A computed fold for a 71-nucleotide RNA from a Patescibacteria group bacterium, annotated as transfer RNA. Its mean pLDDT, the model's own confidence on a scale to 100, is 82. Rfam family: tRNA. By type it is a transfer RNA. The source organism's lineage runs through Bacteria and Bacteria candidate phyla.
RNA sequence: GCGGCGGUAUUCCAACGGUAGGAAGCUGGCCUUCCAAGCCAGGAAUGUGGGUUCGACUCCCACUCGCCGCA
Numbered sequence: 001g002c003g004g005c006g007g008u009a010u011u012c013c014a015a016c017g018g019u020a021g022g023a024a025g026c027u028g029g030c031c032u033u034c035c036a037a038g039c040c041a042g043g044a045a046u047g048u049g050g051g052u053u054c055g056a057c058u059c060c061c062a063c064u065c066g067c068c069g070c071a
Stems, first nucleotide, its partner, number of pairs: 001070007010024004018054001026042005047063005
């Protein structure tokens, strides 16, 4: 330099072009003599910039970061 795959919450993963969800963790409550466990509730995210579209995590382009391969 070229090609492929990937970047979503603190972490690990989902998501036909149509309200971004789950688990763990965190906070509060219930329970318990207390703690743990259990139950309920809550906050928190689409790598960056453009394009297509009524509407983009999703499709297209460029860039950036990580991994793999080729040179």